[in-house]
Molecule: Lysine riboswitch aptamer
Organism: Desulforamulus ferrireducens
RNA sequence: AGGUGAGGUAGAGGUCGCGGAGUAUUAAGAGUAUCCAGGAGGAGACGGGGAAAAUCUAUGAGCCCUGGGGAAAGGAAUAUCCGCCGAAGCGUUUGAGUUUCCCACUCAAAUAGCUGGGGUUGCAUCGAAUAGGUGCAGCACUGUCACAGGAAACCGCCUAAUUUUCCUGUGGAGAACUAUCUUACUA
Numbered sequence: 001a002g003g004u005g006a007g008g009u010a011g012a013g014g015u016c017g018c019g020g021a022g023u024a025u026u027a028a029g030a031g032u033a034u035c036c037a038g039g040a041g042g043a044g045a046c047g048g049g050g051a052a053a054a055u056c057u058a059u060g061a062g063c064c065c066u067g068g069g070g071a072a073a074g075g076a077a078u079a080u081c082c083g084c085c086g087a088a089g090c091g092u093u094u095g096a097g098u099u100u101c102c103c104a105c106u107c108a109a110a111u112a113g114c115u116g117g118g119g120u121u122g123c124a125u126c127g128a129a130u131a132g133g134u135g136c137a138g139c140a141c142u143g144u145c146a147c148a149g150g151a152a153a154c155c156g157c158c159u160a161a162u163u164u165u166c167c168u169g170u171g172g173a174g175a176a177c178u179a180u181c182u183u184a185c186u187a
Base pairs, nucleotide, nucleotide: 002186003185004184005183006182007181008180009179010178011177014085017084018083019082020081021080023079024078025077026076034069035068036067037066038065039064044056045055048103049102050101051100052099088115089114090113091111092110093109094108095107096106097105116142117141119139120138121137122136123135124134125133126132144172145171146170147169148168149167150166151165152164153163
């Protein structure tokens, strides 16, 4: 010098990388929920689903029609800013929210359970939605490492070996990959 183990630091995948915001604008939500007046009608109505309770209703509810008013939340796009590269998402468990219980949904924590990444198609689910999210499966693309084969270059100057770059195929996974530092061991 090289190899192996442990720990630290810094990076790359992508021009649609991941996530966040009491941010700004815009579209949709929606002429919906809901309020008022009138008509008709005549007994039940009531939240995401089911059960119970509370509440409303013959002083006429719910449903339907006419007219006049008329939102919002979550989610989305663009811009800006912030944190990053298991970024993050999902699953499981626990706790909280919702009048009580179950399911669903939302938030938080834990997790050596799954996923390298984005796209697209189909199914399911959340959602007002054909937007978007999530899960499963398929399709090609892409990054990384390993193995096999091939081409070129460098060295050598006959051959061979090593190194670098590129191409093809197969496979693996982020506790990874690349670079570097410290430390321990090693022929």